[in-house]
Predicted 3D model of a 91-nucleotide RNA (SAM riboswitch aptamer (S box leader)) from a mouse gut metagenome. The coordinates come from a structure-prediction model, not an experiment, and the mean pLDDT is 85. Its Rfam family is "SAM riboswitch aptamer (S box leader)". Its family is annotated with regulation of gene expression in the Gene Ontology.
RNA sequence: CUUAUCAAGAGUGACGGAGGGAUCGGCCCGAUGAAGUCCGGCAACCUGCCAGCAAGGCAAGGUGCCAAAUCCGGCGGAAACGAAAGAUGAG
Numbered sequence: 001c002u003u004a005u006c007a008a009g010a011g012u013g014a015c016g017g018a019g020g021g022a023u024c025g026g027c028c029c030g031a032u033g034a035a036g037u038c039c040g041g042c043a044a045c046c047u048g049c050c051a052g053c054a055a056g057g058c059a060a061g062g063u064g065c066c067a068a069a070u071c072c073g074g075c076g077g078a079a080a081c082g083a084a085a086g087a088u089g090a091g
Base pairs, nucleotide, nucleotide: 001091002090003089004088005087006086011039013038014037015036019029020028021027023074024073025072026071040066041065042064045062046061047059048058049057050056070085075082076081
C1' cells in the first nucleotide's frame, strides 16, 4: 500500500501494585485491585485434515482477542447512513 472483518464470544485463578479505555473532547473502568507477566478461555483470518471441485464440516499449529458497538462523539448528512482515523488477519 491492497483487501476482508470490527453489535457475537471469552476468568469468583496466581503474581503484581496504580493506572487503563489509540489520539482530542466526553463518559466510564480501577484498592471489592489498573497496566504488565503466567495460567485459563474465546474465536476461526492463515494453516492441517475430510468433502471429486464447491458449499460445508472437524482440529487448533501461526497470529489475534477476553468492560461498555472500534465505549460515544470529532468530518459529511435532517436522519438512516457514509467517510476519515484506528485495530486485527491475509497479501